[in-house]
Formats: sequence, C1' cells, structure tokens
RNA sequence: CGCUGCUCAGAGCAAAGUCGUCGAAAGGCGAUGACGCAGAGCCACGGGGCUUCGGUGCCUACCCGGCGCCAUGCCCGCCGAGCCGCCAGC
Repeated sequence: CGCUGCUCAGAGCAAAGUCGUCGAAAGGCGAUGACGCAGAGCCACGGGGCUUCGGUGCCUACCCGGCGCCAUGCCCGCCGAGCCGCCAGC
C1' cells in the first nucleotide's frame, strides 16, 4: 500500500418505543432505550424513497373542500460514487 472482517484490544454509534422540543409535513434535536452496525464517521453528487407549507392544473358560480402535478424540504441505519479513519489477519 492492497484485500479481507474468522480471531484480539481499546473505544464508538444507537433502531423501534416513550417523554420533551422545533417544523405545515416528512423529519430534525435533547433525554431515555438497545434492534442492530467495521465505517450506523462525513458528504444529498447519481439512483431510490418520504413529505407538500407554498406554487400550479382540474372539479366547484365563488369560498370552503376534493383529486392530481412540482422540491426549493427531508432520509447517508436503502444502494452506489467521493473524503477521512480504528484494530486484527493475509
């Protein structure tokens, strides 16, 4: 340096649920809690997924409302690319 994660060490993260809080929502954050994770560290660049305050089309005489469409919002604990990195084995 490359590959691998069978074994070792010291650590690390924290799903669902619950409480609080921010948000229109998706979701985020804090606490609690551990299902799991060798990148469950960082990054929305490609694919994918979620949501629709707002915008917009249609219905409606209008309003209200309903049905669609749109990400500029969100998810890296869905996959890939990129960046950085612990230990061990070969």
Predicted 3D model of a 90-nucleotide RNA (c-di-GMP-I riboswitch aptamer) from a Gemmatimonadota bacterium. The model forms 100% of the base pairs in the Rfam consensus. Lineage of the source: Bacteria > Pseudomonadati > Gemmatimonadota. Its mean pLDDT, the model's own confidence on a scale to 100, is 86.